RNAcentral holds the sequence, with entries from ENA. This is a predicted structure of a 72-nucleotide RNA (transfer RNA) from a Candidatus Berkelbacteria bacterium. Its Rfam family is "tRNA". Its family is annotated with triplet codon-amino acid adaptor activity in the Gene Ontology.
[in-house]
RNA sequence: GGGCCCGUAGCUUAGUGGUAGAGCGCCGGUUUUGCAUACCGGAGGUCGGCGGUUCGACUCCGCCCGGGUCCA
Repeated sequence: GGGCCCGUAGCUUAGUGGUAGAGCGCCGGUUUUGCAUACCGGAGGUCGGCGGUUCGACUCCGCCCGGGUCCA
């Protein structure tokens, strides 16, 4: 320098055009003498950035940034 894959909540991730979800974690409540467990509820996301296509973009296209991998 070039090819390919990935980037979504604090962490691991689902979602491949039409309202952004889950598990763990965090906060509150019930339970307990107390802790843990269990159950119930809640907060937390400009979906890496900038443009383009579209009535509509996490999703499709281009460039850039970051990570991984292969070739030179």
The organism belongs to Candidatus Berkelbacteria, within Bacteria. The coordinates come from a structure-prediction model, not an experiment, and the mean pLDDT is 83.